[in-house]
């Protein structure tokens, strides 16, 4: 030096720039004599860090740090 990745407690989605999302955890409740599966609800996010563009940026621009290759 170049590619590819950082997004919820973990795995990971986010389209042409337009109210940040699933699972699974975790919480409360069904449902059971009882637990577990199952079912319903619901909380939880400086989108790796700064800074630019624009009404508006997780997204595109620069700088930077970290993990692969």
């Nucleotide at each position: 030096g170049c590619g590819g990745g950082g997004u919820a407690g973990c795995u990971c989605a986010g389209u042409c720039g337009g109210u940040a999302g699933a699972g699974c955890a975790g919480c409360g409740g069904g449902a059971u004599c009882a637990u577990a599966a199952u079912c319903c609800g619901u909380u939880g996010g400086u989108c790796g860090g700064g800074g630019g563009u624009u009404c508006a940026a997780g997204u595109c621009c620069c700088u930077u740090u970290c993990c692969c290759g």
Transfer RNA from a marine eukaryotic metagenome, 69 nucleotides, folded computationally. The sequence is in RNAcentral, with records from MGnify. Its Rfam family is "tRNA". The family's RNA type in Rfam is transfer RNA.